[in-house]
Molecule: small-subunit ribosomal RNA
Organism: metagenome
RNA sequence: AGAGUUUGAUCCUGGCUCAGAGUGAACGCUGGCGGCGUGGAUUAGGCAUGCAAGUCGAGCGAUCCUUGCUGGAACAAUUUCUGCUUGCAGAAAGAGGGAAAGCGCGGGAUAGCGGCAAACGGGUGAGUAACACGUAAGUAAUUUUCCUUCAAAUCAAGAAUAGCGUCGUGAAAACGGCAGUAAUACUUGAUAGUACCUUAAACUGGCAUCAGGUUAAGGUUAAAGGUGGGGACCUUCGGGCCUGCCGUUUGAAGAUGAGCUUGCGUCCCAUCAGCUUGUUGGUAAGGUAACGGCUUACCAAGGCAAUUGACGGGUAGCUGGUCUGAGAGGAUGUCCAGCCACACUGGGACUGAGACACUGCCCAGACUCCUACGGGAGGCUGCAGUCGAGAAUCUUUCUCAAUGGGGGAAACCCUGAAGAUGCGACGCCGCGUGCAGGAUGAAGGUCUUCGGAUUGUAAACUGCUUUUGUCAGAGAAGAAACCUUUAAGAUUAAUACUCUUAAAGCUGACGGUACCUGACGAAUAAGCCACGGCCAACUCCGUGCCAGCAGCCGCGGUAAUACGGAGGUGGCAAGCGUUACUCGGAAUUAUUGGGUGUAAAGGGCAAGUAGGCGGUCUAAUAGGUGAGGGGUGAAAUCCUGCGGCUCAAUCGCAGAACAGCCUCUCAAACCAUCAGACUUGAGGAUGGCAGGGGAAAAUGGAAUUUCCGGUGUAAGGGUGAAAUCUGUAGAUAUCGGAAAGAACGCCAACGGCGAAGGCAAUUUUCUGGUCCAAUCCUGACGCUAAACUGCGAAAGCUAGGGGAGCAAACAGAAUUAGAUACUCUGGUAGUCCUAGCUGUAAACGAUGAGUACUAGGUGUUGGUCCUUCGGGAUCAGUGCCGUAGCUAACGCAUUAAGUACUCCACCUGGGGACUACGGUCGCAAGGCUAAAACUCAAAGGAAUUGACGGGGGCCCGCACAAGCGGUGGAACAUGUGGUUUAAUUCGAUGUUACGCGAAGAACCUCACCAAGGCUUGACAUGCUCGUCGUACCCUGAUGAAAGUCGGGGGUCAUUUAGUUGGACGAUGCACAGGUGCUGCAUGGCUGUCGUCAGCUCGUGUCGUGAGAUGUUGGGUUAAGUCCCGCAACGAGCGCAACCAUUGUCCUAUGUUGCCACCAUUCACUUCGGUGAAUGAGCACUCUUAGGAGACUGCCCGGGAUAACCGGGAGGAAGGUGGAGAUGACGUCAAGUCAGUACGGCCCUUAUGCCUUGGGCUACACACGUGUUACAAUGGAAGAUACAAAGGGUUGCCAACCCGCGAGGGGGAGCUAAUCUCAAGAAGUCUUUCUCAGUUCGGAUUGGAGUCUGCAAUUUGACUCCAUGAAGCUGGAAUCGCUAGUAAUGGAAGAUCAGCACGCUUCCGUGAAUACGUUCCCGGGCCUUGUACACACCGCCCGUCAAGCGAUGGGAGCCGGGGGCACCCGAAGUCCUGUGUAGGCAGGCCGAAGGUGAAACUGGUGACUGGCGCUAAGUCGUAACAAGGUA
Repeated sequence: AGAGUUUGAUCCUGGCUCAGAGUGAACGCUGGCGGCGUGGAUUAGGCAUGCAAGUCGAGCGAUCCUUGCUGGAACAAUUUCUGCUUGCAGAAAGAGGGAAAGCGCGGGAUAGCGGCAAACGGGUGAGUAACACGUAAGUAAUUUUCCUUCAAAUCAAGAAUAGCGUCGUGAAAACGGCAGUAAUACUUGAUAGUACCUUAAACUGGCAUCAGGUUAAGGUUAAAGGUGGGGACCUUCGGGCCUGCCGUUUGAAGAUGAGCUUGCGUCCCAUCAGCUUGUUGGUAAGGUAACGGCUUACCAAGGCAAUUGACGGGUAGCUGGUCUGAGAGGAUGUCCAGCCACACUGGGACUGAGACACUGCCCAGACUCCUACGGGAGGCUGCAGUCGAGAAUCUUUCUCAAUGGGGGAAACCCUGAAGAUGCGACGCCGCGUGCAGGAUGAAGGUCUUCGGAUUGUAAACUGCUUUUGUCAGAGAAGAAACCUUUAAGAUUAAUACUCUUAAAGCUGACGGUACCUGACGAAUAAGCCACGGCCAACUCCGUGCCAGCAGCCGCGGUAAUACGGAGGUGGCAAGCGUUACUCGGAAUUAUUGGGUGUAAAGGGCAAGUAGGCGGUCUAAUAGGUGAGGGGUGAAAUCCUGCGGCUCAAUCGCAGAACAGCCUCUCAAACCAUCAGACUUGAGGAUGGCAGGGGAAAAUGGAAUUUCCGGUGUAAGGGUGAAAUCUGUAGAUAUCGGAAAGAACGCCAACGGCGAAGGCAAUUUUCUGGUCCAAUCCUGACGCUAAACUGCGAAAGCUAGGGGAGCAAACAGAAUUAGAUACUCUGGUAGUCCUAGCUGUAAACGAUGAGUACUAGGUGUUGGUCCUUCGGGAUCAGUGCCGUAGCUAACGCAUUAAGUACUCCACCUGGGGACUACGGUCGCAAGGCUAAAACUCAAAGGAAUUGACGGGGGCCCGCACAAGCGGUGGAACAUGUGGUUUAAUUCGAUGUUACGCGAAGAACCUCACCAAGGCUUGACAUGCUCGUCGUACCCUGAUGAAAGUCGGGGGUCAUUUAGUUGGACGAUGCACAGGUGCUGCAUGGCUGUCGUCAGCUCGUGUCGUGAGAUGUUGGGUUAAGUCCCGCAACGAGCGCAACCAUUGUCCUAUGUUGCCACCAUUCACUUCGGUGAAUGAGCACUCUUAGGAGACUGCCCGGGAUAACCGGGAGGAAGGUGGAGAUGACGUCAAGUCAGUACGGCCCUUAUGCCUUGGGCUACACACGUGUUACAAUGGAAGAUACAAAGGGUUGCCAACCCGCGAGGGGGAGCUAAUCUCAAGAAGUCUUUCUCAGUUCGGAUUGGAGUCUGCAAUUUGACUCCAUGAAGCUGGAAUCGCUAGUAAUGGAAGAUCAGCACGCUUCCGUGAAUACGUUCCCGGGCCUUGUACACACCGCCCGUCAAGCGAUGGGAGCCGGGGGCACCCGAAGUCCUGUGUAGGCAGGCCGAAGGUGAAACUGGUGACUGGCGCUAAGUCGUAACAAGGUA
């Protein structure tokens, strides 16, 4: 930084798509480790369980435990005594034992009262479009617990209450009565100021209210104690008192936090345009910490609002920032940080410094739970966790060790804040999965042209290392404080206490973690996506428009680099892809940075409001602007530098930056404001000109129609042709007269006027605007122009007139397959007028208005000036051409689409859609405004090359015309279609298939069918083996044959030898073989356009380019043939010529050709001679060669003097002499895989090979090509004449003989100018037939034969005899031919054993006609139009039918949010009343709830409207060419 995609190609416009970066992501495949981050985006859905806010005993009473001292109870060993039932009872003493109670200047715990905290921290983003947030200010309109500093104070007294006890109610939660108790709880009193209130006065300052520790007078309001230590003095012995600390009260200040106010900024919709009654302001009162309609009463009627957007609706927490981008911007607001809001939903207040309070209270509601049914309890949007919904988001962990918070004097306690840990590749960063050597380039895989290539140094193998991992050892930093002890200092009366400093001690959740060391061992660790282009990376197989892919273009219908698999390759990598979303690319909303003639886009036109913009000079101000300074712009982030974790991510420090806002000072050019002036912009005055400018009235002639009258008679009218129609009741025509309505010929013009629409006979009246000339006046008065207003063709509407002509609708006649059209005959609205409405047009110059500037040339209109009267100059219009410039091009070009400025309007892919809904205007028709769903990858502009046109011009061709002869009718032959068949093998199918492949199907051919056989094969090569005797020959059985099974004969060459060679045979393997498929995979060959004159290239030039030029033009030609001209100059393939043939002549040649002349012989003779043979000869013919000749060369005329054309001469031939061969670039995916070749696919005991037989020869029919005819220009019979070109040894076959004949016998000659096929036939002569289904015609059939061949039945040809069909010249239609041609007559050849009406070639006889290019067909050149490019057999439109999709209307039905009116009215503040008080009673307001009527919005809905999409449906053919009616 761009790329793909509209076209045959091009340029442009324009959309769609891709490559980049990002994410709180999700999904698919895969997954080794660590660090740092991050993780409920959806249901602000519901929640089990545990924890998340307590602390203070140094505020208070009480209770419990424990401990020291005092104290000594119960019990009691033992002793003594008494009674006696001699082991029991009683009494006394009593070591021990340690209770109750008291004190402690001992410790611990705690329910309650009290204090502080609980308003922080943590969560979420529902609501909110707002002073909510951001930023900058203000508060002279405020408050602030705790904290800091300063000042002062801390006096005295009193009444209760909880806990506890007791009684009671209740299931519980909880509550009530009685008795009694403490305080730093509560109350009262005292004192008091710079606090507060009232009054008065002056000063200073300021910003109005005011502020200030100025002054004076009067009034009002405070407090609480706790604890440590103590030498004097006093004492009731408790203490007072002194002192330290903590607390308390008042005031001043600070700090911090908070409240309030204001400027600016802050999304979409105008299909939301008007909103508002506490609303806007005032006065008074209330209320608040505080200003304020914050609230109430009264007064006034204001306030907000048109792109500076009120009100309404939708959406949304805002910001620092984050992502992207070159930037400007765009998108976004997760984590972290600041602010706000919320805490089940709604309302409310209380407490307090602070709340209208997440884990407080009251009330209402929904939901959940408990219940003894009476009543109660609850709120995870705290941390974990659970269910649900969802594509989707974690541990019911550890610790207060650190940081921070609350309480406390402190120890300490609490802290799901926080620090850690776990889970998730969710993200970023780092590391690893080894390193080095290693070629036989292993095996395997894949491909292959079979040689090899590749995977690939990759592996194996050898050596090395150990990050990671496992085990073991050692082992941090995070910790410094508080506190305790000790020491020193300060304070103090004090060695107490307290404070400061120093030393020592104590404290780790993570965690035996990070890090380090040792041992082990390559050991534990690679995937994902892509590979047609964009876009790096290619082959094979499978599939066969199937399965599938696809971001866009698009792949897939048998050779898919695009589907699926494989190999290979590319990319990234513990990830890789996909999906979703954002920015970018997109200059595709354009401020930077776009446009509007034709691509989307200038309003139909004007007047003018707001707004925007605005001439020259002077002075002032300082809002914009410029310069400098100050404040702010939180931190984090970004950037730069440095530093610290081994690096990095992450983290720390410093700097820079944060485009802004506020403020101070300065400048004064420009914009602005204010003041003054000017004249050039604008306007006015004066004098002229032109004009279909407008309105009204009057008048006129021509034409048309109708009516009246005359003349007159049979038609008129209309059309491509007709008909409907009019007319004998007198039309049309013609003459005269009358009436009506509408429109105004010529003039007339690219000419005039108007803002546009538009305006045309003449005259008059009224009226608007422009232009010109010369002076004077005003003094910027200007330009543009949303909203608004007016004008506005035609058609249409309302009412009333009018109505000649014309003429939608309608009727009829035609046309047509149809014809609701085009054509014709009629004809009503309408067209006209008046008054209204409508408000649209291709309302177009498809070009908004204004101003200025920028070469000219040439017409024309109006004016003025000059003039040599030709014309010239200038101003204002109106046209054409054109330079620069612009434009995608076309084109525009002083009348800009050029260069600039100002303002307005409009555009942003095509369709849906000039539509729906809503609004608004309209009587209606309808107009204006104007979407979305859905759908496509284009739609479009200009130009280019072709092709095409029922476009044009020029030209050619047996193309038509003029002629001759055919085909189409008959029979037969032949080919094809169809049908049939076991098979009727296959191919060729408009011209360009059809007597074509096939120059010859009885077998063979042969590919088809039936049947029988063979399987390395009928044929080739290689490997292996064999027989040494092969090859080869003869033969038997069986069989239709092929084949199968046998028998016999035969006996290779070479080498010293082993052996070797070739042939042969056999087995198996490679392989052979295939007329099997694909001519749409191909080569080669061929047809056709077309023997048409075209098709191209190099260089140059033009064009942004495709392309053009050349090749077009003027002539000419058969020809792009030639000449001339020309930004072209040359060249190539074609044309022509060169080649062969034919026509004339010359030369040469002379056998097998020839025989004139000459000679000889023979025969005949009308005696002239004729014929034959031989010799001689080469004159002629001829053969074969080589030359000559024709070139528009010569003459005349035309033409540009050229090319060339017309005529003529000469010549055998005259203008390419005739006829061949020769076929440009290309077209038709034309034909051929069955002629051969060849890629791929298919078959392999068969789709190969062999054999027998059949078939290709079938036969209702249709078509093509031919033959023979229909007869007298003929048939038959007889006689008779003249060719050319070919063939021939497996052959042609003579003479002669036989046969009616086909033919047979025969055998001379000939390898051919020698012999032979071979006779030419039409023709000519004579005779006959006499117009008929015939003496025409010969099909068909019967019989008898001949020939070929292994074979003639299916199925050959020919002969003879007999038979004797159709047919009497052929409908529509159609073919060939322009001279030795058509027509007609025969001859030969190839193929071939035989078979020819076909094909090819040859000669004979031998015409007619062509005025001409209008038409049909085909072609060439130029030009034009095009929506075609598969190219008119093109493209393409609409209805209907089918399927699918979204959507509008719709009787209704179901919701949602909000407002209004009314009813009811909880809690609670406030007010009133009352009570000593708790309180009670009433009232206003008031949530939820209810009722009602409207409006808005969503879902659904029978039916209905159009719309879109969908290979091959129906009907027509509207558009594109003059598209057949522009």